[in-house]
RNA sequence: AAUCCCGAGGAGCGCUGCGACGGAUCUCCGCCAGGCUUGGGUAAUGUGACACAACUGCGCUCGCCUUGU
Repeated sequence: AAUCCCGAGGAGCGCUGCGACGGAUCUCCGCCAGGCUUGGGUAAUGUGACACAACUGCGCUCGCCUUGU
């Protein structure tokens, strides 16, 4: 440095379907909206204080904060 893995980025449901993956009669079918960012490394750490991200197709419901009625 890279792969993989474990967390975090509030939660649930429905729809579409790109990539990846799988199967094929080769261009179709299946599956599919944390695949991204970030902290770490399998006990993915322990204690105290302060502060704290940026994002995440479409629709709906809820949670939290603020404002108005």
Predicted 3D model of a 69-nucleotide RNA (SAH (S-adenosyl-L-homocysteine) riboswitch aptamer) from a Pseudomonadota bacterium. NCBI's taxonomy places the organism under Bacteria, Pseudomonadati, Pseudomonadota. Its mean pLDDT, the model's own confidence on a scale to 100, is 81. Its Rfam family is "SAH (S-adenosyl-L-homocysteine) riboswitch aptamer". The literature on the family includes a 2008 paper in Mol Cell by Wang et al., "Riboswitches that sense S-adenosylhomocysteine and activate genes involved in coenzyme recycling". The family has 52 seed sequences and 1,354 matches in Rfam 15.1. Gene Ontology terms of the family: S-adenosylhomocysteine metabolic process and regulation of gene expression. It was read from a public genome assembly, where an Rfam model found it.